Small-subunit ribosomal RNA, central domain from a metagenome, 350 nucleotides, folded computationally. Its mean pLDDT, the model's own confidence on a scale to 100, is 90.

Context: one part of a larger RNA
């Protein structure tokens, strides 16, 4: 480079915003760059190929073609791309009225439960395990009961429910704000799509500074258990887990399925909105939208399975993959306080 590919076989960036760059609805003229055609010069000879011709043939030599798919000027053609111009509304966006939600951040309230303190009752075990033993208890424990301190989670609701770009969000109330959907109408007019580079978010655990620490809980002690046991189970337990700010920047960041748009059968749920029927409370039906789910027509698939939320048909842009180890490693480069990330080979070897 070109070709096939990316749910599980190698492969989709953890997600977004965007820059460059690629693509871009519908229509009116201009232009004539690209594109298409036709002349003209040029594209050395030799060679290759056609057809002929000369050494007995044949290498070989000749003579004539064709070919040199290009370049350049010049005449045209205008469907389609560009380009410039003018319109238009079906993409996109704004506005108006409404809805639903664990979307975010901040403040403060709240109850159950765990632990600890105190004090009341009460008296011998309590805990724990397959079985024990360490542990704690007559200096009065476990249970009980009353008060009080403190930290972290927030049953039940609760649901293949719900919101969010993903990470991820879950008691209550207030205040800041994102984003999404419905309807019906106005308005702007292609203002869109993707998206190397670049940027910003980004679970756990890790790092730094300061703070807090009920419960849990790496390391660590001990007590099992075993041939041994640096485990598994127990009884402590510190870091962290919570909180500000700072950093890390990775995860089976998984639908293992990139993002955007168009077409393609039906069936059943179930969440938010509309519209229509029906209506006695209580439901309810049918019907269009937007999300979440199960099935499965037809196509797809190596199969499994996918099937309008496609892995079906098709187009636009990005990313990645090209035997296994070596190796997601060396060295360099960048970034980190650091542990580490991130780009990324070769030798060898089957």
């Nucleotide at each position: 480079c070109u070709g096939g590919g990316c749910g599980u076989a190698a492969a989709g960036c953890g997600c977004g915003c965007g820059u460059a760059g690629g693509c871009g609805g519908c229509u009116u003229g201009g232009u004539c760059a690209g594109u298409c055609a036709g002349a003209u010069g040029u594209g050395a000879a030799a060679g290759c190929c056609c057809c002929g011709g000369g050494c007995u043939u044949a290498a070989c030599c000749u003579g004539g073609g064709a070919a040199u798919u290009g370049c350049a000027u010049u005449u045209g053609a205008u469907a389609c791309u560009g380009c410039c111009u003018g319109g238009c509304u079906a993409g996109a966006g704004u506005g108006u009225g409404g809805u639903a939600g664990a979307g975010g951040g901040a403040a403060g309230u709240g109850g159950a439960a765990u632990u600890c303190c105190a004090g009341g009752u009460g008296u011998a075990g309590c805990g724990g395990u397959g079985a024990a033993a360490u542990g704690c208890g007559u200096a009065g424990a476990u249970a009980u009961c009353u008060g009080g301190a403190g930290g972290a989670a927030c049953a039940c609701c609760a649901g293949u429910g719900g919101c969010g770009a993903a990470g991820g969000c879950g008691a209550c109330u207030u205040c800041c704000u994102g984003g999404a959907c419905c309807a019906a109408c106005a308005c702007u007019g292609a203002c869109g799509c993707u998206g190397a580079g670049g940027u910003g978010c980004g679970a756990a655990a890790g790092c730094g500074u300061g703070g807090g620490u009920a419960g849990c809980a790496a390391a660590c002690a001990g007590g099992a258990u075993u041939a041994g046991a640096u485990a598994c189970c127990c009884u402590g337990g510190u870091a962290g887990u919570c909180c500000a700010c700072g950093c890390c920047g990775u995860a089976a960041a998984c639908u293992a399925u990139g993002u955007c748009a168009a077409c393609u059968a039906g069936c059943c749920g179930u969440c938010g909105g509309g519209u229509u029927c029906a209506u006695u409370u209580g439901a309810g039906a049918a019907u269009u939208u937007g999300g979440u789910g199960g099935c499965g027509a037809a196509g797809c698939u190596a199969a499994c399975g996918c099937g309008a939320u496609a892995a079906g048909u098709u187009g636009a842009c990005c990313g990645c993959c090209u035997g296994g180890g070596g190796a997601g490693u060396a060295c360099g480069g960048c970034c980190g306080c650091a542990a580490g990330g991130u780009u990324a080979a070769a030798a060898c070897u089957c």
Rfam family: Bacterial small subunit ribosomal RNA.